[in-house]
Molecule: c-di-GMP-I riboswitch aptamer
Organism: Paenibacillus sp. SYP-B3998
C1' cells in the first nucleotide's frame, strides 16, 4: 500500500424543532439547536429505490388512482474520492 474502526489524536458534518426567505409541492438556502455519523464528504435521464403532482395524458360527473417529466431526496442501497493510525 491494503483491509479494518480504538476507552487515541487532530478536527469536521449536523436529524427532530423553531424563526427568516424560497417553491405548486416534495424540497431548499440562512441564523439558531445537536439526534446522530469514520465518509452524515462528492455523484441524481450514464446504477437501484424513494418522495411530490404545478402541467400534461389516461380514467373520469366531480374527487381520488395511474403515467409522463431535464420536479426532489446522498442521513435509503450503491459508485468515487478523502484524515488518522491502536488491536
Nucleotide at each position: 500500500c491494503a483491509c479494518c474502526g480504538a476507552a487515541a489524536a487532530u478536527g469536521g458534518c449536523a436529524a427532530a424543532c423553531c424563526g427568516a426567505g424560497u417553491g405548486a409541492a416534495a424540497g431548499c438556502u440562512u441564523a439558531g439547536g445537536a439526534c446522530g455519523c469514520a465518509a452524515a464528504g462528492c455523484u441524481a435521464u450514464a446504477g437501484g429505490g424513494g418522495c411530490u403532482c404545478u402541467c400534461g395524458u389516461g380514467c373520469a360527473a366531480a374527487a381520488a388512482c395511474a403515467c409522463a417529466g431535464u420536479g426532489c431526496c446522498a442521513g435509503c442501497c450503491a459508485g468515487c474520492u478523502g484524515u488518522c493510525g491502536a488491536a